[in-house]
RNA sequence: UACGUAAAAGCCAAACUUAUCGUGAGAUAAGGACGGAAAGCUACGGAUCUUCCCCUCCAGUGAAGACCGCCGGGUUGCCAAAA
Numbered sequence: 001u002a003c004g005u006a007a008a009a010g011c012c013a014a015a016c017u018u019a020u021c022g023u024g025a026g027a028u029a030a031g032g033a034c035g036g037a038a039a040g041c042u043a044c045g046g047a048u049c050u051u052c053c054c055c056u057c058c059a060g061u062g063a064a065g066a067c068c069g070c071c072g073g074g075u076u077g078c079c080a081a082a083a
Base pairs, nucleotide, nucleotide: 004079011036012035016031017030018029019028020027021026034069040075041074042073044072045071046070048066049065050064051063052062
């Protein structure tokens, strides 16, 4: 220095359950751990999802949202053996 395979200290918390909020996707809190080295932050690009518009249907240009624990981008950051 950090390429993540060693050790240690901490950290986060999927599914599911309960309560509250939301038309919904989902969110928050508590319980709970499947996992995680950015599973910290950020909706900037793509994906996915919801509601609306449109439409006979499919589709689709559009509007407003959700999601970063889907993939990238940006930004900050713990540990530190071997190499």
A computed fold for an 83-nucleotide RNA from a Deltaproteobacteria bacterium, annotated as c-di-GMP-I-GGC riboswitch aptamer.
The model forms 90% of the base pairs in the Rfam consensus.
Rfam family: c-di-GMP-I-GGC riboswitch aptamer. Its family is annotated with cyclic-di-GMP binding in the Gene Ontology.
The coordinates come from a structure-prediction model, not an experiment, and the mean pLDDT is 82.
The sequence was found by an Rfam model in a public genome assembly.